[in-house]
Context: one part of a larger RNA
RNA sequence: CUUACAGUAAGACGGAAAGACCCUAGAUCCUUUACUUUAUUUUUAUAUUGUAAAAGAUUAUAUUUUGAACAGAAAAAGUGGGAGCUGUUUUUAUUGCUAUAUUGAAAUACCACUCAAAGUAUAAAAUUUUACUUAUUUAUAUUUAAAAUUAUAAACAUAGUAUGAACAGGAAAGUUUACUUGGGAUGAGUACCUCCUAAAAUGUAACGGAGGUGUGCAAAGGUAAAUUACAACUAUUUAUAAAAAUAGUUUAGAGUGUAAUGGCAUAAAUUUACUUGACAAUUAGAUUUAUAAAUCAAAUUGGGACGCAAGUCAGCCAUAAUGACCCGAUAUUAUAGUGUGGAAUUAAUAUCGUUCAACAGUUAAAAGGAACUCUAGGGAUAACAGAUUCAUCGUGAUUGAGAGUUCGUAUUGAUGUCACGGUUUGAUACCUCGAUGUCGACUCAUCUUAUCCUGAAAUUGAAGCAGAUUUCAAGGGUCUAGUUGUUCGCUAGUAAAAAAGGUACGUGAGUUGGGUUCAGAACGUCGUGAGACAGUUCGGUCCCUAUCUACUGUAAG
Numbered sequence: 001c002u003u004a005c006a007g008u009a010a011g012a013c014g015g016a017a018a019g020a021c022c023c024u025a026g027a028u029c030c031u032u033u034a035c036u037u038u039a040u041u042u043u044u045a046u047a048u049u050g051u052a053a054a055a056g057a058u059u060a061u062a063u064u065u066u067g068a069a070c071a072g073a074a075a076a077a078g079u080g081g082g083a084g085c086u087g088u089u090u091u092u093a094u095u096g097c098u099a100u101a102u103u104g105a106a107a108u109a110c111c112a113c114u115c116a117a118a119g120u121a122u123a124a125a126a127u128u129u130u131a132c133u134u135a136u137u138u139a140u141a142u143u144u145a146a147a148a149u150u151a152u153a154a155a156c157a158u159a160g161u162a163u164g165a166a167c168a169g170g171a172a173a174g175u176u177u178a179c180u181u182g183g184g185a186u187g188a189g190u191a192c193c194u195c196c197u198a199a200a201a202u203g204u205a206a207c208g209g210a211g212g213u214g215u216g217c218a219a220a221g222g223u224a225a226a227u228u229a230c231a232a233c234u235a236u237u238u239a240u241a242a243a244a245a246u247a248g249u250u251u252a253g254a255g256u257g258u259a260a261u262g263g264c265a266u267a268a269a270u271u272u273a274c275u276u277g278a279c280a281a282u283u284a285g286a287u288u289u290a291u292a293a294a295u296c297a298a299a300u301u302g303g304g305a306c307g308c309a310a311g312u313c314a315g316c317c318a319u320a321a322u323g324a325c326c327c328g329a330u331a332u333u334a335u336a337g338u339g340u341g342g343a344a345u346u347a348a349u350a351u352c353g354u355u356c357a358a359c360a361g362u363u364a365a366a367a368g369g370a371a372c373u374c375u376a377g378g379g380a381u382a383a384c385a386g387a388u389u390c391a392u393c394g395u396g397a398u399u400g401a402g403a404g405u406u407c408g409u410a411u412u413g414a415u416g417u418c419a420c421g422g423u424u425u426g427a428u429a430c431c432u433c434g435a436u437g438u439c440g441a442c443u444c445a446u447c448u449u450a451u452c453c454u455g456a457a458a459u460u461g462a463a464g465c466a467g468a469u470u471u472c473a474a475g476g477g478u479c480u481a482g483u484u485g486u487u488c489g490c491u492a493g494u495a496a497a498a499a500a501g502g503u504a505c506g507u508g509a510g511u512u513g514g515g516u517u518c519a520g521a522a523c524g525u526c527g528u529g530a531g532a533c534a535g536u537u538c539g540g541u542c543c544c545u546a547u548c549u550a551c552u553g554u555a556a557g
Base pairs, nucleotide, nucleotide: 001557002556003555004554005553006552007551008550010549011548012547014544015543022378023377024376025375026374027373028370029369030368031367034175035174036173037172038171040168042166043165044164045163046162047161048160050132051131052130053129054128055127058124059123060122061121062120063119064118065117066116067115074108077114078113079112080111081110084097085096087094136155137154138153139152140151141150178190179189180188187207191213192212193211194210195209196208214359215257216316217315221275222274223273224272225271226270227269230253232249233248234247235246236245237244238243255264256263258321260319261318262317279302280301281300282299285296286295287294291360304313305312306311327353328352329351330350331349332348333347334346336345385432386430387428388427389426391425393421394420395419396418397417398416402412403411439514440512441511442510444506445503446502447501448500449499452477453476454475455472456471457470458469459468460467479493480492481491482490483489520538521537522536523535524533525532526531
């Protein structure tokens, strides 16, 4: 070295189970003050539902009475008309009232109407109460296969049933519960405007950096004219400051309704006068753009404002100040309008109603839990490990302020700079979710050196002993107990020393299973609740007969 046998389990990201964790999409079950319903209970109206009485609010009609002061013949309800009215059978005559006058806010006889309160009569009558039994209900007996029937007793227009309405109603049902996201959850955001990022046309992303908007103005609009004495500063004066005046400098530093940017003195800034173009109907052509939308705009017609005129004027210095379709409302017209005429309805134009703000808007109308869980998928996406990076971490070099009595470099060393390592915490999300088992302990190790001990040197602020710093060196060595699941740490005691690390934070097809991380249960806290908690606590199934590689032993060649 080959072959065979017996072994060990380091590897074959070993076998087993389309990962249970995580995310995406779906399901199921559960909860509730999510949405919308339902069973059911209760109340009530009507029907089934009849007889006889009593009381009777209230309303209407008719009728009767009354209408407190003072003054005034005196017992004035109010208003209007009114010069006469009335009794005796009739006329005359007479009686009484009234008028005139007085008093009073209001003047009377007589007629009409009306108001308030009370009484009486008639009609209607809500409602309430009482009695009855034939509807109905119940009990007993009779009868019957069971009902029905019959008799007696009790209750009663109730009960039961049907239909309608209202309250309650997770008891039950169907559903919803957004997206973005350097995994998800928490937080934040979602439409529009301005600037930077943006790389000198335009455009351009991020949970990049800064800010604004959801209007305001009947003048802060239009026209014509005038002003620049807009701002700030200097000097002098009045009266210190403020304020004012005078003389200068000054291209805008002011102002512009509001953010920012860009404009603006020929002014878009400031002021005055007159006004309503903050008009109606058509419409070329451009900008922008996937679409829908958005923006600019000559010209024509009508009838106007200002201006001597030329001309300007379809809101505002510009860029934000907003919402499709459906549905409904208002106004004005009338395309249609079901045999005809109308109407209902409908259409056109204008206006209005959405923090539909998740702002291209799902429905008129919608929240949560799952560790009892399930399915489809994902390494498109997290937790372990690896990989990349190295801010952080560790090590070294350089600089050398300052300590070191003096003296940068015996020793120490601020500050700044440059490397290396890949043991920490991170960042990224590249392999693995049709599975790469996770902390610690045990066992067995192997490697590195940036050396803890032992060995060899140099420097020393090295007299010696003992040290300090540095260089070489990995041959060998490098602890036991207590507490804790702990690694770590603390404590105690030894030792020459009790070094730092890598190896899938070495090692579970080698062991364990104390911790973490299923189902049970409890406490505290949170939650209305289902439930939840890098809070705590007790309990809790660790499979694999070795094919290949590797290694060990034995035998043969």
A computed fold for a 557-nucleotide part of an RNA from Platoma sp. KA-2024a, annotated as large-subunit ribosomal RNA, domain V.
It matches the Rfam family "Bacterial large subunit ribosomal RNA".
Lineage of the source: Eukaryota > Rhodophyta > Rhodymeniophycidae > Schizymeniaceae > Platoma.
RNAcentral holds the full RNA, with entries from ENA.